[in-house]
Molecule: transfer RNA
Organism: Caldifarciminales bacterium
């Protein structure tokens, strides 16, 4: 300074090529149920303005521009 990937729940990522029901998983938290208790196991429930601002569009995580942040390559 140039190319490529990612940034979505507390953590690890799926979902983006084809925009449209309500934005999903496993782990982790939180309640029951079991146990003297703990863990396991079953059942339930919380928790996200999807990384910023700007555009398009009747609709945006999804497309487009800018930035910002992490990683890997060249020079």
């Nucleotide at each position: 300074g140039g190319g490529c990937g990612g940034g979505u729940a507390g953590u690890u990522c799926a979902g983006c090529a084809u925009g449209g029901u309500u934005a999903g998983a496993a782990c982790g938290c939180c309640u029951g149920u079991c146990u003297c208790a703990c863990a396991u196991a079953c059942a339930g429930g919380a928790g996200g303005u999807c990384c910023g601002a700007g555009g398009u569009u009747c609709a945006a995580a999804u497309c487009c521009u800018c930035g910002c942040c992490c990683g890997c390559c060249c020079a």